[in-house]
The RNA shown here (transfer RNA) has 73 nucleotides and comes from Azoarcus sp.

RNA sequence: GGACCGUUCGACUUCUGGUGAGGUCACUGCCCUUUCAAGGCAGCAAGGUUGGGUUCGAAUCCCACACGGUCUG
Numbered sequence: 001g002g003a004c005c006g007u008u009c010g011a012c013u014u015c016u017g018g019u020g021a022g023g024u025c026a027c028u029g030c031c032c033u034u035u036c037a038a039g040g041c042a043g044c045a046a047g048g049u050u051g052g053g054u055u056c057g058a059a060u061c062c063c064a065c066a067c068g069g070u071c072u073g
Stems, first nucleotide, its partner, number of pairs: 001072007010025004018056001027043005050064004
């Protein structure tokens, strides 16, 4: 240099065109407990790398860019 794959809450991840983008752990509050842990309930947190395009409608399809990974000259 070339080809391909990936990028979503703090972390890991579900979601292959229309539901308020869901779950687990973490975190916060409350309950329980003499206290802690465990357990129960509730909450917080991502509009999806960035910028365009297609569409009535895009995390999802297309193009470019950035970053990471794999293979290869």